Large-subunit ribosomal RNA, domain I from a Planctomycetota bacterium, 482 nucleotides, folded computationally. Its mean pLDDT, the model's own confidence on a scale to 100, is 84. Rfam family: Bacterial large subunit ribosomal RNA. Rfam links the family to the GO terms ribosome and structural constituent of ribosome. The RNAcentral record of the full RNA draws on ENA.

Context: one part of a larger RNA
RNA sequence: GGCGUGUGGGGGAUGUCUUGGCGCUGGAAGGCGAAAGGGCGUGGAAGACUGCGAAAAGUCCGGGGGAGCUGUCAAACGAGCUUUGAUCCCGGAAUACCCGAGCGAACCCAGGGAACUGAAACAUCUCAGUACCUGGAGGAAAAGAAAGAAAAAUCGACUCCGUCAGUAGCGGCGAGCGAAAGCGGAAGAGCCCAAACCAAGGGGGUAACUCCUUGGGGUUGUAGGACCGCGUGUAGGACCGGAGCUCCUAGCAGAAGGGUCUGGAAUGGCCCGCCACAGAGGGUGAAAGCCCCGUACGCGACAGGAGUGAAGGCCGAGCGGUAUCCUGAGUAAGACCCAACACGUGGAAGUGGGUCCGAAUCCACGGGGACCAUCCCGUAAGGCUAAGUACUCUCCGGCGACCGAUAGCGAACCAGUAGCGUGAGCGAAAGAUGGGAAGAACCCCGAUAAGGGGAGGAUACUGAACCUGAAACCACAUGCCU
Numbered sequence: 001g002g003c004g005u006g007u008g009g010g011g012g013a014u015g016u017c018u019u020g021g022c023g024c025u026g027g028a029a030g031g032c033g034a035a036a037g038g039g040c041g042u043g044g045a046a047g048a049c050u051g052c053g054a055a056a057a058g059u060c061c062g063g064g065g066g067a068g069c070u071g072u073c074a075a076a077c078g079a080g081c082u083u084u085g086a087u088c089c090c091g092g093a094a095u096a097c098c099c100g101a102g103c104g105a106a107c108c109c110a111g112g113g114a115a116c117u118g119a120a121a122c123a124u125c126u127c128a129g130u131a132c133c134u135g136g137a138g139g140a141a142a143a144g145a146a147a148g149a150a151a152a153a154u155c156g157a158c159u160c161c162g163u164c165a166g167u168a169g170c171g172g173c174g175a176g177c178g179a180a181a182g183c184g185g186a187a188g189a190g191c192c193c194a195a196a197c198c199a200a201g202g203g204g205g206u207a208a209c210u211c212c213u214u215g216g217g218g219u220u221g222u223a224g225g226a227c228c229g230c231g232u233g234u235a236g237g238a239c240c241g242g243a244g245c246u247c248c249u250a251g252c253a254g255a256a257g258g259g260u261c262u263g264g265a266a267u268g269g270c271c272c273g274c275c276a277c278a279g280a281g282g283g284u285g286a287a288a289g290c291c292c293c294g295u296a297c298g299c300g301a302c303a304g305g306a307g308u309g310a311a312g313g314c315c316g317a318g319c320g321g322u323a324u325c326c327u328g329a330g331u332a333a334g335a336c337c338c339a340a341c342a343c344g345u346g347g348a349a350g351u352g353g354g355u356c357c358g359a360a361u362c363c364a365c366g367g368g369g370a371c372c373a374u375c376c377c378g379u380a381a382g383g384c385u386a387a388g389u390a391c392u393c394u395c396c397g398g399c400g401a402c403c404g405a406u407a408g409c410g411a412a413c414c415a416g417u418a419g420c421g422u423g424a425g426c427g428a429a430a431g432a433u434g435g436g437a438a439g440a441a442c443c444c445c446g447a448u449a450a451g452g453g454g455a456g457g458a459u460a461c462u463g464a465a466c467c468u469g470a471a472a473c474c475a476c477a478u479g480c481c482u
C1' cells in the first nucleotide's frame, strides 16, 4: 500500500407512520357589494398566527351545555372570571378605524377570432368556430308549443341520454369531416298578445270620415275569431296567500369484563363471563364489541333559513249558423354577394345576413333537397314558458385494487411564504425524541467552552444536529498478501 473483517464517524436512502393532498359520489348552496382584497391597530405581556375593530381574542339578547376558564406557537408569572351557571357551541342584534366600485371557480348565450399542427411538402381543406379577447345572464343558461318531421302509414313543443352509425353523405372524393328521421329511455305543460268588433275618453276634419289612449273581446289550421242565435263558471293553473308538517343551522341519550402470567405499560397469552337493531371507525403506555370517544336504534329548537303546502283569493273550457270583416309588410319570395347548416357551388333545397327589388290575404300562403304537376303536411313575418341537461369557488356526509413527504395540490411545516425579477410574473426547501419532558439534579475532565465520562431514569445507540439509520466517503483495530 492492497484486499477482507470488525468498531465507529459521516450521510439521510429504506421501512413504518400521517396531520395533508387526489379522485369519485349523495345532499345543500349557487352569489357578494359598508364588497372582493388589503393597510393599521387591538392582549397585563416583545414577535407571529388566529379572532376582532377606537364598543377592537371582544358587547347585548335568546337557545344549548354543566365545571372549570382567560385562543395558538408557549411554559411560567401577574391580574381576574365562574353553580347568581363562566369559558365553550348555535341563532339573532350592535359596533365595524383607513384604503379600496366593482368582485367571483367552472358551467351558459352572444359579438369577434388565430396559429403551430395534419395533409408525411403546400395553397382549397384540417387543427376549429378550438385557444384567446370582449359583452351579457342565471342557478342553471340556451331551446321550446310546428308556415315541423315524414311518406301512402302516420307522429305531434323543446332539451338530454342510448341506438341509428362511423351509416347516408360531404371531401385537392386527399387528409379528413360526418348527420337526420325512426326506435328505446329521462322528463313532461302549455300559454299570452297584435287584428277584426264593442265601450269610454281625447285629437284632426265643414262633412263623409280618420287617428290616439284605456278597458272589454280574441288567439286558431279536422282553420279560428269578429258578427248572429243558444248557454255557463267546470277540468285545470306556472299567480297571490300562507295554517300545519318536514328538513338544515347547537345538542341529548345510548348495552356489555373480571382474574391471572409476561412486561416499563396489557388492548397480548391463559381461565371464566357478558352485550349486540351497537363486532363501522378512532383513541388509550403493545393488538380492546364490553376503558374513552363513538356506532345501531331513538329524541331535540327560543331564534334564523329552506322545502312542501290546507283554507281563502284570482285566472280559466262550450254548441250551432253565416261568408260581410280580421288573422303580424318594405315582410315573404326573387336577383347578386356571403355565412352557417355533416353538405367545400354542387342538380343545392331549407336557414340567417348585406345591397337591390318587391307579393298574396283563406277560392289564400309556406313546405315535402333543383324544377313542374298530383297528393300530403303545416300557418311565417309578435311574445312567455317549469322539468329532464351542464358546472363546482363553497358547506355537510360517504367511499377509494388513489399518494404516503424527490410521492400526493406549488404548499402535510406560519406557502403563493422565503427568495428572484424594473415589471408582467416566476417560485422553493422544510414532517417523526419519548408512554410520559420524566428534556439529564449532582459529581468529574475541559476554558466559567464545545464535547465527553459517571449518576439518575424500563431502555439514552430515544439526548433534543433526537424513530429506523442503507450506500458513497473517512478513521481506528485486526487477518492475509506484497
Stems, first nucleotide, its partner, number of pairs: 001481009015467001016432002020403002022400007029392002031103002037099003040053003044077001047073003059093006068081003107138001108136005118125001122172001148155002159186005169177002190384003193328001197216008221362001223327004227321004236315002239313002244308006251299002257272005273290002275279001281293003334356006343369001364379005419426002439466001442454004